Small-subunit ribosomal RNA, 5' domain from an uncultured bacterium, 524 nucleotides, folded computationally. The full RNA is in RNAcentral, with records from ENA and SILVA.
[in-house]
Context: one part of a larger RNA
RNA sequence: GACGAACGCUGGCGGCGUGCUUAACACAUGCAAGUCGAACGGUAAGGCUCCAGCUUGCUGGGGUACACGAGUGGCGAACGGGUGAGUAACACGUGGGUGACCUGCCCUGCACUUCGGGAUAAGCCUGGGAAACUGGGUCUAAUACCGGAUAGGACUGCACCGUGAGGGCGUGGUGGAAAGUUUUUUCGGUGUGGGAUGGGCCCGCGGCCUAUCAGCUUGUUGGUGGGGUAAUGGCCUACCAAGGCGGCGACGGGUAGCCGGCCUGAGAGGGUGGACGGCCACACUGGAACUGAGACACGGUCCAGACUCCUACGGGAGGCAGCAGUAGGGAAUCUUCCGCAAUGGGCGAAAGCCUGACGGAGCAACGCCGCGUGAGUGAUGAAGGUCUUCGGAUCGUAAAACUCUGUUAUUAGGGAAGAACAUAUGUGUAAGUAACUGUGCACAUCUUGACGGUACCUAAUCAGAAAGCCACGGCUAACUACGUGCCAGCAGCCGCGGUAAUACGUAGGUGGCAAGCGUUAUCC
Numbered sequence: 001g002a003c004g005a006a007c008g009c010u011g012g013c014g015g016c017g018u019g020c021u022u023a024a025c026a027c028a029u030g031c032a033a034g035u036c037g038a039a040c041g042g043u044a045a046g047g048c049u050c051c052a053g054c055u056u057g058c059u060g061g062g063g064u065a066c067a068c069g070a071g072u073g074g075c076g077a078a079c080g081g082g083u084g085a086g087u088a089a090c091a092c093g094u095g096g097g098u099g100a101c102c103u104g105c106c107c108u109g110c111a112c113u114u115c116g117g118g119a120u121a122a123g124c125c126u127g128g129g130a131a132a133c134u135g136g137g138u139c140u141a142a143u144a145c146c147g148g149a150u151a152g153g154a155c156u157g158c159a160c161c162g163u164g165a166g167g168g169c170g171u172g173g174u175g176g177a178a179a180g181u182u183u184u185u186u187c188g189g190u191g192u193g194g195g196a197u198g199g200g201c202c203c204g205c206g207g208c209c210u211a212u213c214a215g216c217u218u219g220u221u222g223g224u225g226g227g228g229u230a231a232u233g234g235c236c237u238a239c240c241a242a243g244g245c246g247g248c249g250a251c252g253g254g255u256a257g258c259c260g261g262c263c264u265g266a267g268a269g270g271g272u273g274g275a276c277g278g279c280c281a282c283a284c285u286g287g288a289a290c291u292g293a294g295a296c297a298c299g300g301u302c303c304a305g306a307c308u309c310c311u312a313c314g315g316g317a318g319g320c321a322g323c324a325g326u327a328g329g330g331a332a333u334c335u336u337c338c339g340c341a342a343u344g345g346g347c348g349a350a351a352g353c354c355u356g357a358c359g360g361a362g363c364a365a366c367g368c369c370g371c372g373u374g375a376g377u378g379a380u381g382a383a384g385g386u387c388u389u390c391g392g393a394u395c396g397u398a399a400a401a402c403u404c405u406g407u408u409a410u411u412a413g414g415g416a417a418g419a420a421c422a423u424a425u426g427u428g429u430a431a432g433u434a435a436c437u438g439u440g441c442a443c444a445u446c447u448u449g450a451c452g453g454u455a456c457c458u459a460a461u462c463a464g465a466a467a468g469c470c471a472c473g474g475c476u477a478a479c480u481a482c483g484u485g486c487c488a489g490c491a492g493c494c495g496c497g498g499u500a501a502u503a504c505g506u507a508g509g510u511g512g513c514a515a516g517c518g519u520u521a522u523c524c
Stems, first nucleotide, its partner, number of pairs: 001523002005520005012371006018364002020329001026326002029324003034075003039072002042068002046066001047064008082282003092206007101199002106195008114148004123138006155172001160167002208254003215245003220242008257279004261272004284305005307318004335361001337360003343357001344355004374404004384395004408465001409461006418451001424445007468513005473494003479508005489496002
C1' cells in the first nucleotide's frame, strides 16, 4: 500500500459498488418454463344471444366461438440462472488444421408442394387401487402416423481433374412434401447449393510442489480386416508384430477450476483468480441410455445407494451448488420485498402470456468518493480545570455576548429524464396484380413508469438535531502532575516497572487521523 474481511470503541447524510471465503451440510413454504385456438377433435368453467318454466332473477335447453380446463400436435424446455466438488488434463490461454465433420430457428439461390389409407388420445361406458396411478370396450380429428407416383440428392460400378475421402458425366436399385386462413395475398411444408451463427475433433507452444516417488505400460505401441460415430482415431473388436514413455523427470503422491484481469512494485518480479467478462466441469451419490438440430439433460426418464416424508403395510413421493428464507457449522456475510415500465429471452401473424434473467427498492460504515457537525467579530485574557519557582503560565478567541448563513435537517408546494415502441385508425409510397384487398416502408393520432410523488426545484423555520478513536521512551509527530512500587501492568523490536516512571493506571495538555479510529489475519 491492499482486502469479499473479522473484532473493540464510536457513529449525521448522500452517490456508486460489494455482501456464506466455513458444511458441493440438510432443507419447511412460496415462486424460478412456458406458449400457440391463425395445426386439431372439442366445451369442464365463464361471456354474449335465443327459447321455455316461472319464485323476476334463478333453473333447464339450443346456438355462437368472445374465450378456454383437460387432451392430440408444434416450438421452447440443451438458453438464461447457480456452484467450483472433481480435474495437473488439449481442461485453459495463444496460434493453426479439418481434403476427417455437424449446425434447429435466420438470410439467400434453384426446384417442387401430387394421389391415397389405417389408427389413436380426449369424449362415452365399465373395472382395479388408500393413494400415486392404471386396465378393458366403443367413437372421432389433425401441420400426428403410414403407403404409392415424381427427383439435379445418397449408395455402388466406369471414365476425367485434383496433394488423401473433394468436383463433374452416364447406368441400375432405394427414397420427400402438410396443411390452415382465404375471392386472392400473407404465414407455412419438402429436397438441394451457398452464407451467417454455434459447436465437435486434432496439433505446436505456455503456466504448481514433490526424487524421503526411478523405473512405468498388455489395448499397452504399431499394422491389417471389421464394427461404431456427424467425423479422425485402440474409440471397440479379431488376428499379427513387440513395441511405446522416462533424468529435457515418465510413473506415483500432494495441492488446484483456467484465463482476461486484480494487488504490490520504478521495473524485473512476487502474490492472487472474490465481483464483472470468456471457457470448462458439476447438479443428493454412482451408473445408463431415450427424445431431439443440439443433452447422456439443475427444476426429464430408468436402475442402484444413503437420507427424508406419506401409507389402509400391498405400495408410493422427493432432491434450493435458481430467488427469497430455515436449521447447522463459523470470527463472519442480507428481504420468505415491488415490477415486467426498460433491456434481453421463449411461444405466437398479432394483441398478448410467461420470465426470482433483468430493472428496482430493503438491510449492513463492508469498501471508495463527496458533504456536514457552522461563519465573522469578540480580552476583563471571565468562571472553572491543570501546573506552579505562588510572581504567574496554559486550556484560550476557545467560551459567553453581538451580527450573519441555512449546505444538511424539518414542514409545505411543484415535479421529472429514463418511453423507443408494438397494436389500432388515417394518409402517402415501393414491389406485385388486369384490378382491389393484403404485405413492406414513412408520417400523423391514440396509448404504456415498478422505481415514485423518488431525484430535482422553490418557499418557510431553527445554530438548532450531528465527533470520535488512537498515540505521546527511541524507531515516530506529540509532556507534565498524581497513584503504584519487579506489584498491578505495558510491549511490534529495543525494552519499561524494585519510592522522584515523559514507557504501568488516571487527569490536564499535546500530536495524528476523522464518521471513522485502532487491533488481528493474509499478500506485495